[in-house]
RNA sequence: CCGUUUGGAGGAGAUGGCAUUCUCCUAAUAACCGCCCUCGCGGCUGAUAAUGCCUACCGUUUC
Numbered sequence: 001c002c003g004u005u006u007g008g009a010g011g012a013g014a015u016g017g018c019a020u021u022c023u024c025c026u027a028a029u030a031a032c033c034g035c036c037c038u039c040g041c042g043g044c045u046g047a048u049a050a051u052g053c054c055u056a057c058c059g060u061u062u063c
Stems, first nucleotide, its partner, number of pairs: 001008002009026005016054006034044003
């Protein structure tokens, strides 16, 4: 936002995608947009909101 209001649709949950579940928002000035700091051309963590995967990226080893 729509409906005959125990329903449906769309969007969002700090970096891409899939499945399921949960939460939030309702036409937008909405929901949402991590942490630290001396605030700078600084530093740190994580591809998930959760679970299970795929991919990208980085490092090491082997051929």
The RNA shown here (Fluoride riboswitch aptamer (crcB RNA motif)) has 63 nucleotides and comes from a Pseudomonadota bacterium. Its mean pLDDT, the model's own confidence on a scale to 100, is 76. The organism belongs to Pseudomonadota, within Bacteria. It was read from a public genome assembly, where an Rfam model found it.